[in-house]
RNA sequence: GGGAGCAAAUUUCAUCCCGGGCUGCUUCGGUGGAAACACCGGAGUGAUAAUCUGUCAAAUUCGGGGAAACCUUUAGUAUGGCAAUCCCGAGCCAAGUCCUAUUUUAAUGGGAAAGGUGUAGAGACUUAAUGGCAGACACCUAAAUUCGAAAGAAAUGGUGAAGAGAAAGUCCAGACCACAAA
Numbered sequence: 001g002g003g004a005g006c007a008a009a010u011u012u013c014a015u016c017c018c019g020g021g022c023u024g025c026u027u028c029g030g031u032g033g034a035a036a037c038a039c040c041g042g043a044g045u046g047a048u049a050a051u052c053u054g055u056c057a058a059a060u061u062c063g064g065g066g067a068a069a070c071c072u073u074u075a076g077u078a079u080g081g082c083a084a085u086c087c088c089g090a091g092c093c094a095a096g097u098c099c100u101a102u103u104u105u106a107a108u109g110g111g112a113a114a115g116g117u118g119u120a121g122a123g124a125c126u127u128a129a130u131g132g133c134a135g136a137c138a139c140c141u142a143a144a145u146u147c148g149a150a151a152g153a154a155a156u157g158g159u160g161a162a163g164a165g166a167a168a169g170u171c172c173a174g175a176c177c178a179c180a181a182a
Base pairs, nucleotide, nucleotide: 001018002017003016004015010173024045025044026043027042028041029040030039031038032037051136052135053134054133055132056131061090062089063088064087065086066085070081071080091117092116093115097112098111099110100109101108102107121172123171124170125169126168127167137160138159139158140157145154146153147152
């Protein structure tokens, strides 16, 4: 996300079933790494792990590829539909970072990387987080480097799930039903 519950309909607790993801611990293989760890694939187990503060809100466009369950169809497939969702090219973008030119010590211009947009029920807007940036905290690491006689400490690097293919909202649109008219 879908089917049943569950209805005309984007609504409807628990529960059951199907599809797609995420997470604890143990372990095997591969790649990167000094390590912690990360990513990919597999097995087992059946668990308590995902913190806080500040700041940013811009682009929001044009195209392309893949997709299960379910529905349709069928004897069974194929086909078609819907769609959770997985991605790509070009362009563009707030704050922060890097490079650079002016000018002068703070801005303006140009460029770059990450990330975003593209990707809502057609869509518009507001907020702001699970997003960007910065800091703090807890835990792990510690080769090269610093301190230390050493033990070790620190810098360093990492972990703190997934959900935003519109989350929380305000609109809007569509579907369906009733009535009225043509």

Record summary
Predicted 3D model of a 182-nucleotide RNA (Group I catalytic intron) from a Saprospiraceae bacterium. It matches the Rfam family "Group I catalytic intron". Rfam 15.1 lists 5,602 matches to the family in 1,395 species. Rfam's curators write: Group I catalytic introns are large self-splicing ribozymes. They catalyse their own excision from mRNA, tRNA and rRNA precursors in a wide range of organisms. The core secondary structure consists of 9 paired regions (P1-P9). These fold to essentially two domains - the P4-P6 domain (formed from the stacking of P5, P4, P6 and P6a helices) and the P3-P9 domain (formed from the P8, P3, P7 and P9 helices). Gene Ontology term of the family: Group I intron splicing. Model confidence (mean pLDDT): 79 of 100.